[in-house]
Context: one part of a larger RNA
RNA sequence: CACCGCCCGUCACAUCACCUGAGUUGGUUCUACCCGAAGCCGCUGACCGAAUCUCUUCGGAGAUAGGAGGCGUCUAAGGUGGGGCCGGCAAGGGGGAUGAAGUCGUAACAAGGUAGCCCUAGCGGAAGCUGGGGCUGGAUCACCUCCUU
Numbered sequence: 001c002a003c004c005g006c007c008c009g010u011c012a013c014a015u016c017a018c019c020u021g022a023g024u025u026g027g028u029u030c031u032a033c034c035c036g037a038a039g040c041c042g043c044u045g046a047c048c049g050a051a052u053c054u055c056u057u058c059g060g061a062g063a064u065a066g067g068a069g070g071c072g073u074c075u076a077a078g079g080u081g082g083g084g085c086c087g088g089c090a091a092g093g094g095g096g097a098u099g100a101a102g103u104c105g106u107a108a109c110a111a112g113g114u115a116g117c118c119c120u121a122g123c124g125g126a127a128g129c130u131g132g133g134g135c136u137g138g139a140u141c142a143c144c145u146c147c148u149u
Stems, first nucleotide, its partner, number of pairs: 003112001005109001008105002011102001013099004018094003023089012039074001041072004047067002052063004115136009
């Protein structure tokens, strides 16, 4: 490369990250209940019982510290239910970004062919359209005021 210009949105394709997500799966923690090893402690201890004490017919008998065993409190692990926090995976849903030559239209840039833009409501394949209010960062024409020549 200058209107055979520029340019907007939907749709289609590809890639990327993100949000959401039925559910599923871990970690951690709290809580209620169930079960409850070992051990400490407490109670019990008809069985055992050295030493010691008592008795003795000198054979032994009785008592006793303690112990086996039993029960209980505390309690690790485990089980069941409920809750908090943190993470993994995930059908599906959502928009976003990017990508020479895809599709549909043509919204904006000239008065862009309905001036444009802002707020708002409704509507529409999409850009958008329509209504209400506002702005000039609107062209053209006419008039007024001011400035310069």

Notes: This is a predicted structure of a 149-nucleotide part of an RNA (small-subunit ribosomal RNA, 3' minor domain) from an Anaerolineae bacterium. Its mean pLDDT, the model's own confidence on a scale to 100, is 82. The sequence was found in a public genome assembly. The organism belongs to Anaerolineae, within Bacteria.